[in-house]
Molecule: TPP riboswitch aptamer (THI element)
Organism: Duganella sp. Root198D2
RNA sequence: CCGCCUCGCUAGGGGUCCUCGCGCAUGUGCGCGGGGUGAGAAAUACCCUCCGAACCUGAUCUGGAUAAUGCCAGCGAAGGAAAGCGUAGAUGGUUGAAG
Numbered sequence: 001c002c003g004c005c006u007c008g009c010u011a012g013g014g015g016u017c018c019u020c021g022c023g024c025a026u027g028u029g030c031g032c033g034g035g036g037u038g039a040g041a042a043a044u045a046c047c048c049u050c051c052g053a054a055c056c057u058g059a060u061c062u063g064g065a066u067a068a069u070g071c072c073a074g075c076g077a078a079g080g081a082a083a084g085c086g087u088a089g090a091u092g093g094u095u096g097a098a099g
Stems, first nucleotide, its partner, number of pairs: 001093003005089002007086004011049004016043001017036008055080003061074004
């Protein structure tokens, strides 16, 4: 000096469903509390940022399960999708100087 990993900082991206009870509303929603899955189901949180399955589209999709669901699997490495810095730590490589 360079590569990679971890970490930190800053910035950015993303989702928020199903269901029961009560209250209010009445074109079916809102609030509070409980249950299901999940990292997260509104949280000074959580996850993800190109080595990108975070998340979105296809999709009012297909199969299975369930009280029900975007619950599980398929679709599927299909198409999209948000990054810079520091150099703290670890490791590997290269070059030079001095002894």